[in-house]
Context: one part of a larger RNA
RNA sequence: UCAAGGGUAGGUAAGCAAGCGGUGGAGCAUGUGGUUUAAUUCGAUGCAACGCGAAGAACCUUACCUACCCUUGACAUCCUCAGAACUUGUUAGAGAUAUCUUGGUGCCUUCGGGAACUGAGUGACAGGUGCUGCAUGGCUGUCGUCAGCUCGUGUUGUGAAAUGUUGGGUUAAGUCCCGUAACGAGCGCAACCCUUAUCCUUAGUUACCAGCGAGUUAUGUCGGGGACUCUAGGGAAACUGCCGGUGACAAACCGGAGGAAGGUGGGGACGACGUCAAGUCAUCAUGGCCCUUACGAGUAGGGCUACACACGUGCUACAAUGGGACGUACAAACGGUUGCGAACCCGCGAGGGGGAGCUAAUCUGAGAAAGCGUCUCGUAGUCCGGAUUGGAGUCUGCAACUCGACUCCAUGAAGUCGGAAUCGCUAGUAAUCGUGAAUCAGAAUGUCACGGUGAAUACGUUCCCGGGCCUUGUACA
Repeated sequence: UCAAGGGUAGGUAAGCAAGCGGUGGAGCAUGUGGUUUAAUUCGAUGCAACGCGAAGAACCUUACCUACCCUUGACAUCCUCAGAACUUGUUAGAGAUAUCUUGGUGCCUUCGGGAACUGAGUGACAGGUGCUGCAUGGCUGUCGUCAGCUCGUGUUGUGAAAUGUUGGGUUAAGUCCCGUAACGAGCGCAACCCUUAUCCUUAGUUACCAGCGAGUUAUGUCGGGGACUCUAGGGAAACUGCCGGUGACAAACCGGAGGAAGGUGGGGACGACGUCAAGUCAUCAUGGCCCUUACGAGUAGGGCUACACACGUGCUACAAUGGGACGUACAAACGGUUGCGAACCCGCGAGGGGGAGCUAAUCUGAGAAAGCGUCUCGUAGUCCGGAUUGGAGUCUGCAACUCGACUCCAUGAAGUCGGAAUCGCUAGUAAUCGUGAAUCAGAAUGUCACGGUGAAUACGUUCCCGGGCCUUGUACA
């Protein structure tokens, strides 16, 4: 000097505390372990692996297994020879592929040939999701959005080093002030960026409709308007600026005014020096090693979907603040041309027919749901709950057997609020209710986003956990 432990003081978060809702019990979905298997491809493993890579495994994907098959190769460059490319049909086969066969003679040209493509040959080479993340780049997680990490010169010390960065206050902050052998500076903090909350202005179409006129059973439907809403450009506004108090005449803190907003207004992006030989050689790149008629390439089928079991994350419930029936109101954000698909008709329904309109503030997905009103059920394994199973169907797609989603009829399991333990959340948050998108032919209870309704509680820091700072004594180096 550094580290760990103990202690002290202050602070933060978290825990506790104060509350609300869960998980752990049930069924199912999904991931993992284990087991099984010809294969159940590989990776991720305390926090920081386990609805993770995977924003979507029927074939493909696919890397795994079995069988069949190829060897300059599925892909790249170069050389030689032949043929334009391409294409019709037959046979064998699971297909890859192989045999035979039909049409076709194109483009440029200095008539030698050339460009693109195909076949054969030769070897240089290709190829590898093979190994090593403990050889690496790049990217990422984590401590942690924690307030820290350092440098130059000077000074002190024989030196390692120290000082600065400690101290007194203060802050979300090494934030700022004061003091001070230090004076300055850098990376962080903050601000600059995006979004949201108020107003002004510019512009009004596809958006809007106050006033005026027209029209309709009805609707901004039409003329028109530029007020309002809204859209999207520009600007204003918040700075402890003002007042009072406290404070050390400081920084700052407390209260107040005005204000749409007040002390970082809310949210996001942004992650210092470093730590964990953390993760990734399977995104990609790459050193070394290894394979080269195979550890490379193609095809078909199977597997990744198995199932005595264990764990994680979720969804649905156990009901009356509820279930069911009928009526009725109000969003935001987003997608759409290989697409979204209206009206209308058919079907109990999934859906089918239909095809207007729309490259979209125009058309469309699109019905928001919880809510509100009326009726019913009356505490029951029920008009709760919906697993499971039988039957009949729809859609996507060459193809739903292994192994898709959805619909209808029937069936109606466990479950009556969950042991020890454990998680999230401090406000438009939790809880609850629907909506959309990416991926995607089809296939969400996952993920990401959007709005609707909308709480309770925080006296406080004694204890438990993590991190930072200071101090004390001590062990390793």
This is a predicted structure of a 477-nucleotide part of an RNA (small-subunit ribosomal RNA, 3' major domain) from an uncultured prokaryote. Its Rfam family is "Bacterial small subunit ribosomal RNA". The RNAcentral record of the full RNA draws on ENA.